[in-house]
Source information:
Transfer RNA from a Thermoplasmata archaeon, 73 nucleotides, folded computationally. RNAcentral records the identical sequence in 2 taxa. RNAcentral holds the sequence, with entries from ENA and MGnify. It matches the Rfam family "tRNA". Rfam describes the family as follows. Transfer RNA (tRNA) molecules are approximately 80 nucleotides in length. It is annotated as a transfer RNA. The prediction has a mean pLDDT of 81. Lineage of the source: Archaea > Methanobacteriati > Thermoplasmatota > Thermoplasmata.

RNA sequence: GCCGCUGUAGCUCAGUCGGUAGAGCAGCUGAUUUGUAAUCAGCAGGUCGAGAGUUCGAUCCUCUCCAGCGGCU
Numbered sequence: 001g002c003c004g005c006u007g008u009a010g011c012u013c014a015g016u017c018g019g020u021a022g023a024g025c026a027g028c029u030g031a032u033u034u035g036u037a038a039u040c041a042g043c044a045g046g047u048c049g050a051g052a053g054u055u056c057g058a059u060c061c062u063c064u065c066c067a068g069c070g071g072c073u
Stems, first nucleotide, its partner, number of pairs: 001072007010025004019056001027043005049065005
């Protein structure tokens, strides 16, 4: 220098071949217990890496960047 993959909640990851996003763990509250743990119920937590374009509408499609990983030279 070229090519490919990944980027979504604090962490690990789903998701929809376009219709305003979920799970587990973690956190908080309550119940249970003499108390803790475990268990159960609920709550909160995300401008989906950044910007632009297409579209009535973009996490999803297109382009350019950024970061990480891998391959080739």